[in-house]
RNA sequence: GGGGCCGUGGUGUAGUUUGGUUAGCAUCUCAGGUUCGGGGCCUGGUGACCCCGGUUCAAAUCUGGGCGGCCCCA
Numbered sequence: 001g002g003g004g005c006c007g008u009g010g011u012g013u014a015g016u017u018u019g020g021u022u023a024g025c026a027u028c029u030c031a032g033g034u035u036c037g038g039g040g041c042c043u044g045g046u047g048a049c050c051c052c053g054g055u056u057c058a059a060a061u062c063u064g065g066g067c068g069g070c071c072c073c074a
Base pairs, nucleotide, nucleotide: 001073002072003071004070005069006068007067010027011026012025013024020057029045030044031043032042033041034040050066051065052064053063054062
């Protein structure tokens, strides 16, 4: 220098195929219940689409650019 893949809560991950329900699940954490207390279990809560544009009635999803990570070629 060229090519491919990826970026979603604190952590991991689904959803992108075919744009449309309040963005789901696990874990962490917080509150409550159970217990003499703890653990475990049960109930409830908090919290996310890497950034800036474009298309559209509507974008995590399509598209342009940027940033970052991984891999391959040179």

This is a predicted structure of a 74-nucleotide RNA (transfer RNA) from a Nanobdellota archaeon. Lineage of the source: Archaea > Nanobdellati > Nanobdellota.